[in-house]
Context: one part of a larger RNA
RNA sequence: CCCUUGUUAAGGAACUAGGCAAAAUAACCCCGUAACUUCGGAAGAAGGGGUGCCCCCGCUGGUGAAAUUAUUUACUAACGGAGCUGGGGGGGGUCGCAGUGACCAGGCCUGAGCGACUGUUUACUAAAAACACAGGUCUCUGCUAAGUCGCAAGACGACGUAUAGGGACUGACACCUGCCCGGUGCUGGAAGGUUAAGGGGAUGUGUUAGCGCCUUCGGGUGCGAAGCACUGAACUGAAGCCCCAGUAAACGGCGGCCGUAACUAUAACGGUCCUAAGGUAGCGAAAUUCCUUGUCGGGUAAGUUCCGACCUGCACGAAUGGUGUAACGAUCGACGCACUGUCUCCACCAGGGACUCG
Numbered sequence: 001c002c003c004u005u006g007u008u009a010a011g012g013a014a015c016u017a018g019g020c021a022a023a024a025u026a027a028c029c030c031c032g033u034a035a036c037u038u039c040g041g042a043a044g045a046a047g048g049g050g051u052g053c054c055c056c057c058g059c060u061g062g063u064g065a066a067a068u069u070a071u072u073u074a075c076u077a078a079c080g081g082a083g084c085u086g087g088g089g090g091g092g093g094u095c096g097c098a099g100u101g102a103c104c105a106g107g108c109c110u111g112a113g114c115g116a117c118u119g120u121u122u123a124c125u126a127a128a129a130a131c132a133c134a135g136g137u138c139u140c141u142g143c144u145a146a147g148u149c150g151c152a153a154g155a156c157g158a159c160g161u162a163u164a165g166g167g168a169c170u171g172a173c174a175c176c177u178g179c180c181c182g183g184u185g186c187u188g189g190a191a192g193g194u195u196a197a198g199g200g201g202a203u204g205u206g207u208u209a210g211c212g213c214c215u216u217c218g219g220g221u222g223c224g225a226a227g228c229a230c231u232g233a234a235c236u237g238a239a240g241c242c243c244c245a246g247u248a249a250a251c252g253g254c255g256g257c258c259g260u261a262a263c264u265a266u267a268a269c270g271g272u273c274c275u276a277a278g279g280u281a282g283c284g285a286a287a288u289u290c291c292u293u294g295u296c297g298g299g300u301a302a303g304u305u306c307c308g309a310c311c312u313g314c315a316c317g318a319a320u321g322g323u324g325u326a327a328c329g330a331u332c333g334a335c336g337c338a339c340u341g342u343c344u345c346c347a348c349c350a351g352g353g354a355c356u357c358g
Base pairs, nucleotide, nucleotide: 001353002352003351004350006348007347010344011343014342019339027051028050029049030048031047036041038172052094053093054092055091056090057089059087060086061085062084063083068078069077070076071074095099107337108336110334113331114329115328119131120130135170136169137168138167139166140165141164147156148155149154173324174323175322176321178254179253180252183251184250185247186246187245188244189243192242193241194240198236199235204230205229206228207227210223211222212221213220214219255273256272257271258270259269282316283313294310295309296308297307298306
């Protein structure tokens, strides 16, 4: 010096990112216990008191001896309460610094954020505000259900039947959940437009029986029926798309500029442009606020954090849920009481290492 323990004057968080760690609290009995609340809780709230040993006296249990009585004389019955013993109460005494004498055994309060709660999770850096959850809503599904697995047979769903099953979002409870269907999606509609294969075969082309013209008689050139091939127009032709509606607890979206009141300031009011519609209630420097340590108030001697307000919301906002909320949490930020070697500021003791010698 390191590890593991123990103690410490005065102070008591001044330490530190942060009371991390340590200390403190602690058992049982009695008294007593607030706001708030979903009336269950909160609550062991908080805060107090008692606890050893000895003697005495009541109370209340267990066991049940002797003696006595009875007869049907028995391992009998009744009565009886001694002794031993359990529990709790009262009175008195006594010792120590200390009596749950060692060990084991909640620290508490206040007001915020998030998540209702118990649960679940990254086996080996994350336990949470993440996931789940009961509850809510939308949507699909009429049974050979929808959906899922499989090439199929078949199976699950389910030996269930819409109070059922699948999918999606939200997430107890309370109060609520505004406007927009233009885009995308979904559902419905079928008049018109567009549209595939197929149907349909017009037209055109090739081939050539034949015919015309020319000929150096070898042939050249033009036309060309039927047939056979190829080409393939009009017309016809479903869903879809275009189109017309509906639908936002479907995906999503929810404005700008200018002026105006008898101080100033502000703008209930007016004008104008754009939009599918221009953010309602509630909340708001917030797990969201850049400017920002915003401003004011509180707490501190002093507070970039915290609490209460304000609203100028860079860039909250209503089941991608909004705002509250008792209870709950190895959650996260703030204050306080108690307590302490965390610190001022270190010191000492013990055990084990390191180190020296062997």